Transfer RNA from a Candidatus Aminicenantota bacterium, 71 nucleotides, folded computationally. Rfam family: tRNA. The family's RNA type in Rfam is transfer RNA. The RNAcentral record of the sequence draws on ENA.

Formats: sequence, C1' cells, structure tokens
RNA sequence: GGGGCCAUGGUUUAAUGGGAGAACGCAGCCUUCGCAAGGCUGAAGUGGCGGUUCGACUCCGCCUGGCUCCA
Repeated sequence: GGGGCCAUGGUUUAAUGGGAGAACGCAGCCUUCGCAAGGCUGAAGUGGCGGUUCGACUCCGCCUGGCUCCA
C1' cells in the first nucleotide's frame, strides 16, 4: 500500500427492508427479625457522514476503530 471480516444498552449477543429483543449486571418495590434466593416494575443500545427506498440495524459509498490475509 491492497483484500476480507466485524462494530446493537455497562458486558455477552439476537433481529431475511416495516412492532429493536434476550441473558447477566444496575435501580426501586414485595417477601425476611436480617441476609441470600425468589417475584414484580423500571432505566439503559444500532460507531460517524452521505446515498438508495414510501420505509434502513439490515442494501450501497466513504470515514473511524478492531481482527486477519497478501505484498
């Protein structure tokens, strides 16, 4: 320098172009004399900029970051 793959709550990850989900963690409440466990409720997310489309996490381009291959 060039090619490929990846980027979604704090973490690990689903989502075949139309309602963004789960587990763990976190907060509150219930239960207990207290703790743990358990139950209920809640907060928290699509790396960035453009494009295509009636509609984009999803398709396309570029950028950023990570992994990897070639030179």